[in-house]
Molecule: transfer RNA
Organism: Patescibacteria group bacterium
């Protein structure tokens, strides 16, 4: 330099045009003599950045950025 993959909650991942979810973790309450375990509830995301298409974009297109892999 060329080609490709990935980027979504604190972490690991799902979702693939129609107001974004799970598990684990965190916090509160209950339960226990007590920590843990268990039950109930809550918080936490401008879906890597920008532009375009569309009535509508996490999703489609383009350009960047980061990480990983392949080729030279």
């Nucleotide at each position: 330099g060329c080609c490709g993959a990935u980027g979504u909650a604190g972490u690991u991942c799902a979702g693939u045009g129609g107001u974004a979810g799970a598990a684990c973790g965190u916090c509160a309450u209950c339960u226990u003599g007590g920590u843990a375990a268990g039950a109930u509830g809550a918080a936490a995301g401008u879906c890597g950045g920008g532009a375009g298409u569309u009535c509508a974009a996490u999703u489609c297109u383009c350009c960047c950025c980061a990480u990983c892999g392949g080729c030279u």